[in-house]
RNA sequence: CGCGGGAUAGAGCAGUGGUAGCUCACUGGGCUCAUAACCCAGAGGUCGUAGGUUCGAAUCCUGCUCCCGCCA
Numbered sequence: 001c002g003c004g005g006g007a008u009a010g011a012g013c014a015g016u017g018g019u020a021g022c023u024c025a026c027u028g029g030g031c032u033c034a035u036a037a038c039c040c041a042g043a044g045g046u047c048g049u050a051g052g053u054u055c056g057a058a059u060c061c062u063g064c065u066c067c068c069g070c071c072a
Base pairs, nucleotide, nucleotide: 002070003069004068005067006066007065010024011023012022013021018055026042027041028040029039030038048064049063050062051061052060
């Protein structure tokens, strides 16, 4: 150089065209003598980036950046 996979909340991951979600973590409250556990609620996202297709894109197409793997 060539081929394949990946990038989504602080962390780990779902989401294959129609309102972006789950677990943990975090914050507030409840429970408890107290802590943990448990229960309720909340905050946190320009979905790597730039374009294209579409009434509508995290999702389809193309370029680029970064990470992992395969071949030599």
Model confidence (mean pLDDT): 84 of 100. The RNA shown here (transfer RNA) has 72 nucleotides and comes from a Muribaculaceae bacterium. It matches the Rfam family "tRNA". Its family is annotated with triplet codon-amino acid adaptor activity in the Gene Ontology. It is annotated as a transfer RNA.